Predicted 3D model of a 503-nucleotide part of an RNA (small-subunit ribosomal RNA, 5' domain) from a metagenome.
[in-house]
Context: one part of a larger RNA
């Protein structure tokens, strides 16, 4: 000198674009953050229309049609999106390959098929346990829920053949086994089953690369390899049994410390050094530890179970909870924001659609935290006014600075108009915002640090090794350009200085 997710002191007019718990992965009141589909299904509160009966004229009760709330079965989603950086020195990440060892819902292309039958369980009703959370027993019922039979271009196994290989799968033949399906409709379609291919996504393996300590030198028994089996979508000590005795290590094993990795970012002429906030990719985690279930996909932040710590409710028997989602609270801290608006746009889930949901996202609010831009007026104006300060008392300086004259209106205030963002009509949170026009009036707007050398900028007074300054050298003990004040000057300027950290 540059830089910062900064903080502190003094100061402060506006706008645009960004950024904003670096500390306690501490604990959390409250609200919201994942639902959706009636064109899968049974059922149906409420309300409306028409109409019948009874009537004590208040009303009660029935039929038909429409509307369809909440709950339930079922499907898809909830594995995305959002947060955090605790753990992890590892195939976690980055670059490069492999998978002849694999999976893939929704989407796209193509082929084939969708025949028949059955029994339940919620909801609901009845009874009933419990303070609650939540249940229990019996009975009724639907389906794109569940089950059975049939069925074959099917899939799988075995054998043969066959191509390419180091070693397959396809293809062909034989044989055996196993089996699929679901309907809805506004009649346009939308779905369903099996198979082959694709796209995108993922699993696993691999070579190389990127921290410190040798005051860590030996480490290892599922350890290293084999055979067989289990398990998985799949390879593999991943697991088990048996057999062998191996495997790693000074090119640093093992241990300890630290740490999410990368694209990048800062600095630097570069080499390098430092760093990993915001944005993007990957990983890991979701109170702590463990486990599996469901599913195409999880060992699952707002799912389940168990244990633990913590907190809350309790009728003491038992229950409930998880903000490292968005706001917000407490605590910690030098320190970090609103319990805001909207789904209008972009994107996502569901739905045929209308649409619903979406603290993703779009916006607004707060903060000079950062960068950029604008303004605080312009021109003229000497008797160089007054005042201040200095003075050799002549004067010098503040200083064209002010006053004064003329001008302008960015800003400001008031009034009027008023968007784009929305692909055909309507539809905009932002927003009466941006922007435009008119009027008014220099009006509403300057500080901070320094002045001994480094380092641009000097005098006076006060103080007297005191009070104090200080980044280094060093100033201060009676003439201090170094302390304090004043005048003046210099630097930067809505900022200026200090502190911390990096180059």
């Nucleotide at each position: 000198g540059g830089a910062u997710g900064a903080a502190c002191g003094c100061u402060a007019g506006c706008g645009g674009c960004g950024u904003g718990c670096c500390u306690a992965a501490u604990g959390c009141a409250u609200g919201c953050a994942a639902g959706u589909c009636g064109a899968a299904c049974g059922g149906g509160a409420u309300c409306c229309u028409u109409u019948g009966g009874a009537c004590u004229c208040g009303u009660c009760u029935g039929a038909a049609g429409g509307u369809g709330a909440g709950a339930g079965u079922g499907g898809c989603g909830a594995a995305c999106g959002g947060g955090u950086g605790a753990g992890u020195a590892a195939c976690a990440c980055g670059c490069u390959g492999g998978u002849g060892a694999c999976c893939u819902g929704c989407c796209c292309c193509a082929g084939a098929g969708g025949g028949g039958g059955g029994g339940a369980c919620a909801a609901c009703c009845a009874c009933u346990g419990g303070a609650a959370a939540c249940g229990g027993u019996g009975g009724c019922u639907a389906a794109u829920a569940c089950c059975c039979c049939a069925g074959a271009u099917g899939u799988c196994g075995u054998u043969g053949u066959g191509u390419u290989u180091a070693g397959a799968a396809a293809g062909c033949a034989a044989u055996g086994a196993c089996u699929a399906a679901a309907g809805c409709u506004c009649c346009g379609g939308c779905g369903c089953u099996c198979u082959g291919g694709g796209a995108g996504g993922g699993g696993c393996c691999u070579g190389c690369g990127g921290u410190c300590c040798a005051u860590c030198a030996g480490c290892u028994u599922g350890u290293u390899g084999g055979u067989a089996g289990g398990g998985u979508a799949a390879u593999g000590g991943c697991c088990u049994a048996c057999c062998a005795a191996g495997g790693c290590a000074a090119a640093g094993a093992c241990g300890g410390a630290u740490a999410g990795g990368g694209g990048g970012c800062g600095u630097g002429a570069g080499a390098g050094c430092g760093u990993g906030a915001c944005c993007c990719c990957c990983c890991a985690c979701a109170c702590u530890g463990g486990u599996a279930c469901u599913g195409a996909g999880a060992c699952a932040c707002g799912g389940a179970c168990c244990a633990g710590a913590u907190a809350c409710c309790u009728g003491c028997g038992g229950g409930u909870a998880g903000c490292a989602g968005c706001a917000g609270c407490a605590a910690g801290g030098a320190a970090u924001a609103u319990u805001g608006c909207c789904c209008a746009a972009u994107g996502g889930a569901c739905g045929a659609a209308a649409g619903u949901c979406u603290g993703a996202g779009g916006c607004a609010g707060c903060a000079a935290c950062g960068c950029c831009g604008c303004g605080u007026g312009g021109a003229g104006g000497a008797u160089g006014a007054a005042g201040g300060c200095c003075u050799u008392c002549g004067g010098g300086u503040u200083g064209u600075a002010a006053a004064c004259u003329c001008c302008u209106u960015u800003u400001c205030u008031g009034g009027g108009g008023g968007a784009a963002g929305a692909g055909a009509a309507a539809g905009g949170a932002c927003g009466g915002u941006a922007c435009c026009c008119c009027a008014g009036g220099a009006a509403u707007a300057a500080g901070u640090c320094u002045c001994g050398g480094c380092u641009a900028c000097c005098u006076a007074c006060g103080u007297g090794c005191c009070a104090g300054c200080a980044g280094c050298c060093g100033c201060g003990g009676u003439a201090a350009a170094a302390c304090g004040u004043a005048g003046g000057a210099g630097g930067c300027g809505a900022g200026c200085g200090u502190u911390a950290u990096c180059c």
The RNAcentral record of the full RNA draws on SILVA.